[in-house]
Molecule: small-subunit ribosomal RNA
Organism: uncultured bacterium
RNA sequence: AUUAGAGUUUGAUCCUGGCUCAGAUUGAACGCUGGCGGCAUGCCUUACACAUGCAAGUCGAACGCGAAAGGGGAGCAAUCCCCGAGUAGAGUGGCGAACGGGUGAGUAAUACAUCGGAACGUACCCAGUAGCGGGGGAUAACCUCUCGAAAGAGAGGCUAAUACCGCAUACGACCUACGGGUGAAAGAGGGGGAUCGCAAGACCUCUCACUAUUGGAGCGGCCGAUGUCGGAUUAGCUAGUUGGCGGGGUAACGGCCCACCAAGGCUACGAUCCGUAGCUGGUCUGAGAGGACGACCAGCCACACUGGAACUGAGACACGGUCCAGACUCCUACGGGAGGCAGCAGUGGGGAAUUUUGGACAAUGGGCGAAAGCCUGAUCCAGCCAUGCCGCGUGAAGGAUGAAGGCCCUCUGGGUUGUAAACUUCUUUUAUCUGGGACGAAAAAAGGGAAAUCUUUCUCACUUGACGGUACCAGAGGAAUAAGCACCGGCUAACUCCGUGCCAGCAGCCGCGGUAAUACGGAGGGUGCAAGCGUUAUCCGGAUUUACUGGGUUUAAAGGGUGCGUAGGUGGGCAAGAAAGUCAGUGGUGAAAUCUCCGGGCUUAACCCGGAAACUGCCAUUGAUACUAUUUGUCUUGAAUACUUUGGAGGUAAGCGGAAUAUGUCAUGUAGCGGUGAAAUGCUUAGAUAUGACAUAGAACACCAAUUGCGAAGGCAGCUUACUACACAGUGAUUGACACUGAGGCACGAAAGCGUGGGGAUCAAACAGGAUUAGAUACCCUGGUAGUCCACGCCCUAAACGAUGGAUACUCGACAUUAGCGAUAUACUGUUAGUGUCUGAGCGAAAGCAUUAAGUAUCCCACCUGGGAAGUACGAUCGCAAGAUUGAAACUCAAAUGAAUUGACGGGGGUCCGCACAAGCGGUGGAGCAUGUGGUUUAAUUCGAUGAUACGCGAGGAACCUUACCUGGGCUAGAAUGCGUUUUGACCGUGGGUGAAAGCUCAUUUUGUAGCAAUACACAGAACGUAAGGUGCUGCAUGGCUGUCGUCAGCUCGUGCCGUGAGGUGUUGGGUUAAGUCCCGCAACGAGCGCAACCCCUAUCACUAGUUGCCAUCAGGUCAAGCUGGGAACUCUAGUGAAACUGCCGCCGUAAGGCGUGAGGAAGGAGGGGAUGAUGUCAAGUCACCAUGGCCUUUAUGCCCAGGGCUACACACGUGCUACAAUGGGGAGGACAAAGGGCUGCUACCGGGUAACCGGAUGCUAAUCUCAAAAACCUCCUCUCAGUUCAGAUUGGGGUCUGCAACUCGACCCCAUGAAGCUGGAAUCGCUAGUAAUCGUAGAUCAGCAAUGCUACGGUGAAUACGUUCCCGGACCUUGUACACACCGCCCGUCAAGCCAUGGAAGCUGGGUGUACCUAAAGUCGGUAACCGCAAGGAGCCGCCUAGGGUAAAACUAGUAACUGGGGCUAAGUCGUAACAAGGUAACCAAU
Repeated sequence: AUUAGAGUUUGAUCCUGGCUCAGAUUGAACGCUGGCGGCAUGCCUUACACAUGCAAGUCGAACGCGAAAGGGGAGCAAUCCCCGAGUAGAGUGGCGAACGGGUGAGUAAUACAUCGGAACGUACCCAGUAGCGGGGGAUAACCUCUCGAAAGAGAGGCUAAUACCGCAUACGACCUACGGGUGAAAGAGGGGGAUCGCAAGACCUCUCACUAUUGGAGCGGCCGAUGUCGGAUUAGCUAGUUGGCGGGGUAACGGCCCACCAAGGCUACGAUCCGUAGCUGGUCUGAGAGGACGACCAGCCACACUGGAACUGAGACACGGUCCAGACUCCUACGGGAGGCAGCAGUGGGGAAUUUUGGACAAUGGGCGAAAGCCUGAUCCAGCCAUGCCGCGUGAAGGAUGAAGGCCCUCUGGGUUGUAAACUUCUUUUAUCUGGGACGAAAAAAGGGAAAUCUUUCUCACUUGACGGUACCAGAGGAAUAAGCACCGGCUAACUCCGUGCCAGCAGCCGCGGUAAUACGGAGGGUGCAAGCGUUAUCCGGAUUUACUGGGUUUAAAGGGUGCGUAGGUGGGCAAGAAAGUCAGUGGUGAAAUCUCCGGGCUUAACCCGGAAACUGCCAUUGAUACUAUUUGUCUUGAAUACUUUGGAGGUAAGCGGAAUAUGUCAUGUAGCGGUGAAAUGCUUAGAUAUGACAUAGAACACCAAUUGCGAAGGCAGCUUACUACACAGUGAUUGACACUGAGGCACGAAAGCGUGGGGAUCAAACAGGAUUAGAUACCCUGGUAGUCCACGCCCUAAACGAUGGAUACUCGACAUUAGCGAUAUACUGUUAGUGUCUGAGCGAAAGCAUUAAGUAUCCCACCUGGGAAGUACGAUCGCAAGAUUGAAACUCAAAUGAAUUGACGGGGGUCCGCACAAGCGGUGGAGCAUGUGGUUUAAUUCGAUGAUACGCGAGGAACCUUACCUGGGCUAGAAUGCGUUUUGACCGUGGGUGAAAGCUCAUUUUGUAGCAAUACACAGAACGUAAGGUGCUGCAUGGCUGUCGUCAGCUCGUGCCGUGAGGUGUUGGGUUAAGUCCCGCAACGAGCGCAACCCCUAUCACUAGUUGCCAUCAGGUCAAGCUGGGAACUCUAGUGAAACUGCCGCCGUAAGGCGUGAGGAAGGAGGGGAUGAUGUCAAGUCACCAUGGCCUUUAUGCCCAGGGCUACACACGUGCUACAAUGGGGAGGACAAAGGGCUGCUACCGGGUAACCGGAUGCUAAUCUCAAAAACCUCCUCUCAGUUCAGAUUGGGGUCUGCAACUCGACCCCAUGAAGCUGGAAUCGCUAGUAAUCGUAGAUCAGCAAUGCUACGGUGAAUACGUUCCCGGACCUUGUACACACCGCCCGUCAAGCCAUGGAAGCUGGGUGUACCUAAAGUCGGUAACCGCAAGGAGCCGCCUAGGGUAAAACUAGUAACUGGGGCUAAGUCGUAACAAGGUAACCAAU
């Protein structure tokens, strides 16, 4: 000093795995905004091009020259003299210019970093030694002349030096044959006693300079080791190449160069080639290890328009020097010239983007100089920019009528903004103004003083500031001068309203938006940061997501198909040596800065200064010796060998065998055979199939046979023989670590396929035919060729699988089995090697593995890093080909995947149930009509319901009304109600006009109470205001109600237990039941909602009570009748009870329970029926029953009214009625119910009418009266099989009733008319007993009625059920799943359309590199007779090398391209349905 996670795959879960976010960072840019200060930073792009100015000069104490302006004087003036001045200035000469400053193009090693080394150089500086003598000839400047536009050049003449050249000398130095030889120099200035000199000066001395040399310091050159990016789809590279000898060259070693000799050198520990890149100290990040970067600062390198070259010099192959070539720009008189900002400013251009053509040498440093000083775009400062870091401020305290305004809400009110504001008091940092005002400065020089032998030292005073009147200090007034940006769905701190309506838009990921958006836009409010805030980009982190620290490979991505074996890696026991690795000590180094710690200076901080620590590294040295390596010796347990057995479908070759099949011949025999779901093609009277005999051919080997055996894997199966390999066991004889693994390499390697030659029975791709089908290039059938077989040669891949690499060791058990061994032994047991099953610890995401590990460890190899694109493209290697091996990217998605869970589903399985099928009975579908729906029509045909679960449904009753629709006429606080204000005095009623009505309008009549009155109150009307109204929309915003699965037997919970978890268990299992009903068992034990029961009706009985009901007995009475007295028995009524529980018996069963023509009983196993509907499903239905959020509407989508419509009608469907007749129709007569209704009502009875009905009249508010007749049924008569004496539609006429009103559009009655229809195709519905079928009755609604509907009631009253194979629906268990919107699921491929990136491609255009050849500037080097020079030498010429240029053939790379290939993506295109269930032919892998 020290390690944080989150979102996103699923219905949910656990993994694997990618994507994304939160952090830090920056030489940044962009958007919005912007008060101040300090300290830093500031072309990352075009090493693009540059106008202008400046950036390197200095020295008169090296030298020779040498003005002008101006001033003064003389002179009439020209002119002259003096000062200016030995000044400016150029020139010769010296030193510097090789530093400082810039940039990062090149460079992967001639570089850098670290550590070493020897064969070197070094101006200025320091120290030492020795010297500094004496001569010479030139040449710039200057003058004259010539050429040129210019730049500049040339000729002649004069001259100096610290310029140049000899001579002398030589302590060092260099060379040497050790004898010797070679090679230097320069003066200048200050001072001066003596001496000399006319003077200058000589001379002396000091200083500086100079020469030679030694040493040092610092600097530089060279060499070595180690380290330093990516690509193997770059595997071989190299001729001066590697070494040697001898030369040359260099400051120096060296193939650095040359001649000769040898054939080496580098490379899998990655040479060569390609791409990229200045390196480092360090910077950013990170817990660290690492990763990324190399701005500023510092060290090194490289470069200076591009390329080449040398010169000068101590130093350069030279940024502001030279020469040449090239490109570009400028000047030009066209002949020629000039230039190089990657110095500081600045300009253009490029770009998202990066500053002033500033001040000063005051400080620090550099050059020159003795010095003053000069120069210095180094540097120090200032300017610009929020570019970054740091600091400060934009006020503080009080202040509730919680103001106004805004926003929100449940809206007379409340909440929030919010102590926020106003207001009161206070402060004055910053900004503004005024005044004062620095540190940075130390000096040097000249001057004074002191000290010292001298060089010199000390001291005094004086002078010097760009920044800058800046920092800082003081004063003045006044809250005065100063807040924004982003965000608010989750991650992630922060929520509401309005607008919008899958639009506009947002978005880092998941994802928001289709009318109630906390996700878009605005607003209010809030959150976070703050002179900044966001966005974009970059890098690290999170990411243990490349895993050294610190990952994996059965199924998620991943074990090579298998073995042998090379390099490499790893390796048994003991002992000794040495000390490479390793460990320890010491020394050197690891520049400074940075980082860390401590201390200090700026008011603080950033920043700066000092000290310490650190720099984990490298080198050297001294030790240690356990371990590893190494050397030596030895051992036997690893390994191998030997001997003795045993075993086997191990391999290769040859031979042999029988069954079957096919074919052929012959025979028997006759009509079919064959094949299928069913058929057909095919074969067959020319004799098939079948049967028998014989023959031929090829291929494969039944039984034995197995969970067996063998082999490295692929694989191997009749029998025999030969050859051959292996494994195990036993013995413990031999060797003595000989071992394990194994990149490359080599070998083997199913099937299919290929080549050549054989063979060819069966089977069988392709192909043909027949079926199936919408199609059927398939599945099925009949044929059938390659092939299948053999030999030889290729191919080299498989789901080559145990989806599990090899070796060694260790770690609980049980059972089976193969081959041995030990005991005399078949039991049993021990042991070795295999082959299997189960299980424990442990492991694992789980499933599972578990001594044959997926456990615990070691060693080696191979492989993986999201899905798709893709095992594709390109390249390379191999192959005859097919193809194999190696193997990407662009682009695209936010997932893809594994295991397990719960469901759902299956043309999966098991068990069970249901009028589900079957067995029956009756219907529907055909006809006519009724009714509902669709469709069509219409001004409107109002709206809703639409598979089951809409369709005689909402509607239990549309002529007006209803009514919601249409047309037309009206009203606007409105048709109803409340409240407030004002006004009138009425209102009601009556009458008139107009009108279709509603309405509008006129007239008439007309108040009450209290009070004198004003007025108040009550009532009523009108007006205004406030609340309306809406069958308008949304059932996908809702409540309530309802349908359905389904009266199916299910659905859950608590605690416990199991599982990482979703979840499981319970609820499963064995039985049983109508039932999750009950019993037994069980890691479960209990409980809840459902089932059942409790409730109602009904079947039997008892008790109680008898009116309006009843009448057995008694009496009366009638034509008859409970009619009357009476009775309380019976029926009945309506209340209370009883009764049924497998209780009893028998059999079966552990039990639950089941069975029985059982008993008893009215009823028997739930007696029959009803009510009762669990958790949930269908965004099921209903905003038009009602309620209700939101939206819309307000002279209309509201309200009133008249008329119309909902009743339409080519058609289609549903539900019904009536029929088609004789089990019937018609007529006459006769009998038996239940349950209901009735005062605006039901109506007896009487009369009229054929009747509907009408006119009278009576009873009944009902067990009393009435509707009311029940009908099927029974008896008699008639009809006699026909469109009828069936059936009744339709139509004509006449009526009745209801109602304001029957035209659209009522029902009923009578007469007449008399349609279709003769039992209904495919298909389909209901029903299991008082049921179906059939017969009538009543009620609700209602004025009336389209009712044949609905809801109830009773009468008559069957048939059948073997059974659960099948259809439909359901329940439970189990199985598979790629489904979860859950099979009406999911999903594949072609084609068509659009967009995108990419491969191939005739060609076209660039780029860098190498090779060969031609040419070749400048220049060094070498050579050299003519020319110059006395000579040295030079010019010229020649040669080598070479930048550049050109030519040629290749390779590589990039761009582009007609055309072409596939790929990806894209709400609703086409064709099929391949996969997921047994996916309807199991799927998949490889080949064809």